The RNA shown here (transfer RNA) has 73 nucleotides and comes from a bacterium. It matches the Rfam family "tRNA". Rfam classes the family as a transfer RNA. Rfam links the family to the GO term triplet codon-amino acid adaptor activity.

[in-house]
RNA sequence: GCCGCUAUCGUCUAGUGGUUUAGGACAUUAGCUUCUCAAGCUAGUAACCGGGGUUCGAGUCCCCGUAGCGGCG
Numbered sequence: 001g002c003c004g005c006u007a008u009c010g011u012c013u014a015g016u017g018g019u020u021u022a023g024g025a026c027a028u029u030a031g032c033u034u035c036u037c038a039a040g041c042u043a044g045u046a047a048c049c050g051g052g053g054u055u056c057g058a059g060u061c062c063c064c065g066u067a068g069c070g071g072c073g
Stems, first nucleotide, its partner, number of pairs: 001072007010026004018056001028044005049065005
């Protein structure tokens, strides 16, 4: 330099272009429970890499960029 793949809560991940207010697990916060801790139960906080395009509608499709991984040279 060329080609391919990937990018979503703190972490791991689900998501067929429209009931999705973007879900789940772990973590975390508060409460309940306990003499205390742990475990358990209930409730909460928290995310679509950036820009543009297509569309009535984009996390999802297209383009450019950025970052990571892999392959070729």